[in-house]
């Protein structure tokens, strides 16, 4: 220097102006909207998306329901050791393969427990046995013919008395109860039904108010259960973050000290503009480099225009996996070439 | 936001891992005077990518993309 393996890190920064959304405190015993639960306003101070927040493919937390124990079915997992709350994920190693190499991939148990599959071609595909040659036998007196048994070749075809397919049933081993925050608990309307109690065919209720007359079974009060609406659940002292250890350990990681409190809505916040600097990308101008078939072409540096920020964006909460993602920083390693 | 369930030709709709049927459409012809109806015949497909095997529509993963359930009561 080229071309490449693997990891790790960042997703512009800072000011200035206006908004949105959570906590906290003041106003505040205040005001509105609701029937009630409840909800609501201003000022301040302070928090405000990510490496994948995605797909929802595992695994857990959590809440319901169901459960004496065991087994069976079902469903999942797969070399061997260890991490972890668990896991199909991490880590080391063994083994097959790929790559000149750093390295990368692997549902990688079992086919002497059983069954199943095998297209076309081939004489023959799981149990049939062709054609040729040798060697040994047998019938025939003998050559030649016929046939048995061995072993070797040919040709089909992915595969031919050996085996292949378990991402084909199955066998073993191990794990799993079933549903998901639209779980679930709580407060609580109008209507409708329910249940209780009092009146009531000795006549309720209607026929606009009275009275006669017609129709002929309710009326009133309380109770509870569930809906519509709100509120927990819900922003969490946690498998939490961040720096440190001549701590343990090959590593996943775990252990010991210190700090630290970190979005949380609900037709759903997390922006919008202005400026300054970095970056990228075009387009013009100058400057010099390299090349040249003298038309030009390549690539640097600087100056001004426009222009762009890549995939994407929380929705109960964690650890994973995959998947998307413009460009840019960096750590170790391998290979070729060249100088010493 | 969680569950679930489909993708096969222009539509519709089968398929044990071994040549993707049928049927309606369309075209092309035969039949008729000229159509219909009938007959032949032909075109036109496994949503994408990977993987397992000889061999993938099918099995195994990831991705697109459709469509359906999710308060009570009935």
């Nucleotide at each position: 220097g080229a071309a490449g393996c693997a990891g790790g890190c960042c997703a512009g920064a800072c000011c200035g102006c206006c908004g949105c959304u959570g906590g906290u405190g003041c106003c505040g015993g205040a005001u509105c909207c609701g029937a009630a639960a409840g909800g609501u306003g201003g000022c301040a101070c302070u928090g405000g998306a990510g490496g994948a927040a995605g797909g929802u493919c595992c695994g857990g937390a959590c809440u319901g329901c169901a459960c004496a124990g065991g087994g069976c079915a079902g469903c999942g997992u797969a070399g061997g050791a260890g991490g972890u709350a668990a896991c199909a994920c991490c880590u080391c190693u063994c083994c097959a393969c790929c790559g000149c190499g750093a390295g990368g991939u692997g549902c990688g148990g079992a086919u002497c427990a059983g069954a199943g599959c095998a297209a076309c071609a081939g004489a023959g595909a799981c149990g049939a046995g062709u054609c040729g040659a040798u060697g040994c036998g047998g019938g025939u007196u003998c050559c030649g013919c016929c046939u048995g048994c061995a072993u070797c070749g040919g040709g089909u075809g992915a595969a031919a008395c050996g085996g292949g397919c378990a991402a084909u049933c199955u066998c073993u081993a191990c794990g799993c109860g079933c549903a998901g925050c639209a779980a679930c608990a709580c407060c609580a309307a109008a209507u409708a039904g329910g249940c209780c109690a009092g009146c009531u065919u000795u006549g309720a209720a209607g026929c606009g108010g009275c009275u006669c007359g017609c129709u002929g079974a309710g009326c009133u009060g309380g109770c509870g259960g569930g809906u519509a609406g709100g509120u927990g659940g819900c922003a969490c002292c946690g498998a939490g973050c961040c720096g440190g250890g001549u701590g343990g350990g090959c590593g996943a990681c775990c252990c010991c000290c210190g700090g630290c409190c970190c979005a949380g809505a609900u037709g759903a916040a997390u922006g919008g503009c202005g400026g300054u600097c970095a970056c990228g990308g075009u387009c013009g101008g100058c400057g010099g480099u390299c090349u040249u078939u003298c038309g030009g072409g390549a690539g640097c540096g600087u100056c001004g225009g426009c222009u762009g920020c890549a995939c994407a964006g929380a929705a109960u909460c964690c650890g994973g996996c995959c998947u998307a993602u413009c460009g840019g920083c960096u750590u170790g390693c391998u290979u070729c070439a060249c100088a010493c | 936001g969680g569950c679930g369930c489909g993708g096969u030709a222009g539509c519709a709709a089968a398929a044990c891992g071994g040549u993707u049927a049928u049927g309606c459409a369309g075209c092309g012809g035969a039949u008729u005077g000229c159509a219909a109806a009938u007959c032949c015949g032909c075109c036109u497909a496994c949503g994408g990518c990977g993987g397992u095997u000889c061999g993938a529509c099918u099995c195994c993963g990831c991705c697109c993309c459709g469509c359906g359930c999710c308060u009570c009561c009935a």
Molecule: RNase P RNA; transfer RNA
Organism: Leptothrix sp. (in: b-proteobacteria)